The RNA shown here (SAH (S-adenosyl-L-homocysteine) riboswitch aptamer) has 101 nucleotides and comes from a Burkholderiales bacterium. The prediction has a mean pLDDT of 77. The RNAcentral record of the sequence draws on ENA.
RNA sequence: UGCUUCGAGGAGCGCUGCAACCGUGACCGAUCGAGGGUCGCGAGCCAGGCUCGAAGCACCUGCCGCCACCCGCGGUGCGGAUGCAACGGCGCUCGCGAACC
Repeated sequence: UGCUUCGAGGAGCGCUGCAACCGUGACCGAUCGAGGGUCGCGAGCCAGGCUCGAAGCACCUGCCGCCACCCGCGGUGCGGAUGCAACGGCGCUCGCGAACC
């Protein structure tokens, strides 16, 4: 850094619906095919897909150790104090907090 899973960001119901997902059509592709890719369609499905944290895997990098060196392999932390997010279409409802009456 990427992917997956889990957690947190108070919650419920309804509506619309992009992406993703699902289904489907055409084309590309290898001798023919599968996987895959591109584009289109759907009265399907769909409003935590974002941010933060944790774990696992993979890759990159710094440092340390093993080795004469390279490759390669392994490791890469603990404790205390203080403080604490930003954001997520529309409508309704509840909850929490503040202010005003």
Its Rfam family is "SAH (S-adenosyl-L-homocysteine) riboswitch aptamer". Gene Ontology terms of the family: S-adenosylhomocysteine metabolic process and regulation of gene expression.